[in-house]
RNA sequence: GGUUCCGUGGUCUAGGGGUACGAUACCUCGCUUACAACGAGGGGAUCACGCGUUCGAAUCGCGUCGGAACCA
Numbered sequence: 001g002g003u004u005c006c007g008u009g010g011u012c013u014a015g016g017g018g019u020a021c022g023a024u025a026c027c028u029c030g031c032u033u034a035c036a037a038c039g040a041g042g043g044g045a046u047c048a049c050g051c052g053u054u055c056g057a058a059u060c061g062c063g064u065c066g067g068a069a070c071c072a
């Protein structure tokens, strides 16, 4: 330098056009002498950034940035 893939709450992750699922962590309550475990509830992501397509974009197109693999 070229090709391909990836970027979504603190962390991991699903969703591939109609405002985002779950786990874990965190907070509250219950249980316990107490803690953990367990049970119930709660808050938290405008989806890496910009532009475009569309009535509507996390999703499709182009570019940029970052990461990974392969080739040279």
Base pairs, nucleotide, nucleotide: 001071002070003069004068005067006066007065010024011023012022018055026042027041028040029039030038048064049063050062051061052060

Transfer RNA from Candidatus Methanovirga procula, 72 nucleotides, folded computationally. Rfam family: tRNA. The family's RNA type in Rfam is transfer RNA.